Context: one part of a larger RNA
């Protein structure tokens, strides 16, 4: 100089991206215990007290008994700085966002808001099932099941809910009609031959599926307007013309895990707050199962703020043990 402890006056997060790390707390028993809530929970909430030893009283269970074990409360007594005496052994509270939990995951840089998941909802399938394997196959799986099943995709506990568009694309249905492949071959025609032929071209007509065509279908892939004027200060438009459109974005949230502009504007915390809570709404570019909004309980998840606590720091010292270094 470093490494691992261990201790620190005074202050206590002033450190730092961030209380990262270290410190508090810690067990038992008594008393005590908010908000919200799916009435379970939240809870070991938070907080507060008491713990050694001796004596003295009871009580239970065992033994003929002598006695042994065993325990709540209670009186009085006694030591000590320190009585859960080492050693093991919770810090806590409030706020918000997202995930309903419990679980899975990048073996070896990510455990999460990701996956999963109950539970919802389309769809597909009637049994030699759909759907996967397989080599277009036997044959297996589905399944020793049968639609309260089985497979696919999509949301994801509960509450309250899920608005408009079918114009595109997809899906579904359509006994009409359009095109239209091998096919069918009415007619015509050319070579050759005396000729029955025999050949080589045209193609009238039949003619599936598709596709066109009509129609349904969004918990189907998706979509969900712009210009102008308007009310007895002003500003603002409940209203009104127009013009485009398949429809023009309804509930609910909204500077949001989405807002550029922006540290938006107010309001609250702070002596000061780019972040954080509550609000506005001008949503650059929310929005309903690519699910919207809320939600107790849960989280080694983010985010902000107290309160105990600390060598994180102001500002470092000292000490233990172990290494580098010297010298042998």
């Nucleotide at each position: 100089c470093g490494a691992u402890g261990u201790u620190g006056a005074a202050g206590g997060a002033a450190c730092u991206a961030g209380g990262c790390a270290a410190a508090u707390u810690a067990c038992a028993c008594u008393c005590g215990u908010a908000a919200c809530u799916u009435c379970g929970g939240a809870a070991g909430a938070a907080g507060a007290g008491u713990g050694g030893c001796c004596a003295g009283c009871c009580a239970u269970g065992g033994g003929u008994a002598a006695c042994c074990a065993u325990g709540a409360a209670c009186u009085g007594g006694c030591g000590g700085c320190a009585c859960a005496u080492a050693g093991c052994a919770g810090g806590g509270g409030g706020u918000a966002g997202c995930g309903a939990c419990u679980g899975u995951u990048u073996a070896a840089c990510a455990a999460a808001a990701a996956c999963a998941c109950a539970g919802g909802g389309c769809u597909a399938u009637g049994c030699a099932a759909a759907g996967c394997u397989g080599a277009u196959a036997a044959g297996g799986c589905g399944a020793a099941g049968u639609a309260u099943a089985u497979g696919g995709c999509c949301u994801g506990a509960c509450g309250c809910c899920u608005g408009c568009c079918c114009a595109g694309u997809g899906c579904c249905g359509g006994a009409a009609g359009g095109u239209u492949a091998a096919u069918u071959g009415a007619g015509g025609g050319g070579g050759u031959g005396u000729a029955u032929g025999c050949u080589c071209c045209u193609g009238a007509u039949c003619g599936a599926a598709g596709c066109c065509c009509c129609g349904g279908u969004g918990a189907a892939c998706g979509g969900c307007g712009g210009c102008c004027g308007u009310a007895a200060c002003u500003a603002u438009g409940a209203c009104g013309g127009u013009c485009c459109u398949a429809a023009g974005g309804u509930a609910g949230c909204g500077a949001a895990a989405u807002u550029c502009c922006u540290u938006g504007u107010c309001g609250g915390g702070u002596a000061a707050g780019u972040u954080c809570c509550g609000a506005c709404c001008c949503g650059c570019a929310c929005g309903a199962a690519u699910g919207g909004c809320g939600u107790a309980a849960c989280g080694a998840c983010u985010u902000c703020c107290c309160c105990a606590c600390u060598g994180u720091c102001u500002c470092c010292a000292a000490c233990a043990u172990u290494g580098a270094c010297u010298c042998a």

This is a predicted structure of a 328-nucleotide part of an RNA (large-subunit ribosomal RNA, domain IV) from a Rickettsiales bacterium. The source organism's lineage runs through Bacteria, Pseudomonadati, Pseudomonadota, Alphaproteobacteria and Rickettsiales. RNAcentral holds the full RNA, with entries from ENA. It matches the Rfam family "Bacterial large subunit ribosomal RNA".